[in-house]
RNA sequence: GCGAUGGUGGUGCAACCUGGUUAGCACAAAGGACUGUGGAUCCUUAGAUCCGGGUUCAAAUCCCGGCCUUCGCC
Repeated sequence: GCGAUGGUGGUGCAACCUGGUUAGCACAAAGGACUGUGGAUCCUUAGAUCCGGGUUCAAAUCCCGGCCUUCGCC
């Protein structure tokens, strides 16, 4: 340099191909219930689409450019 893969809460992953309900699950965090205390269990809550542009009534999703991770070729 070329090609491929991926980027979503604090962490690990879905949803993307086939655009459309309030972006979902687990762990972690905070509050509460329970408990002699703690743990476990149960309930509740907050928190995220890498950046810019385009298409569209509507974009995490499609298109273009950029940044970064990993892998392959040279």
Predicted 3D model of a 74-nucleotide RNA (transfer RNA) from a Candidatus Woesearchaeota archaeon. Its Rfam family is "tRNA". It is annotated as a transfer RNA. The sequence is in RNAcentral, with records from ENA.